[in-house]
RNA sequence: GCCUGUGUAGCUCAGUUGGUAGAGCAACGGUAUCGUAAACCGUAGGUCGUCGGUUCGAUCCCGACCGCAGGCU
Numbered sequence: 001g002c003c004u005g006u007g008u009a010g011c012u013c014a015g016u017u018g019g020u021a022g023a024g025c026a027a028c029g030g031u032a033u034c035g036u037a038a039a040c041c042g043u044a045g046g047u048c049g050u051c052g053g054u055u056c057g058a059u060c061c062c063g064a065c066c067g068c069a070g071g072c073u
Stems, first nucleotide, its partner, number of pairs: 001072007010025004019056001027043005049065005
């Protein structure tokens, strides 16, 4: 330099015939306990890597760039 994959909550990951996003763990609050942990209930947390394009509408489709991983030279 070229090719492929990948980027979504603090972490690990879902989520598509395009209709403004969820789970588990973690965090916080509560129930319970003499107390703690486990358990149960609840709450909060996201401009979906960035910028553009297509569209009435983009996490999703297209392009460029950035980060990461792998491959080729």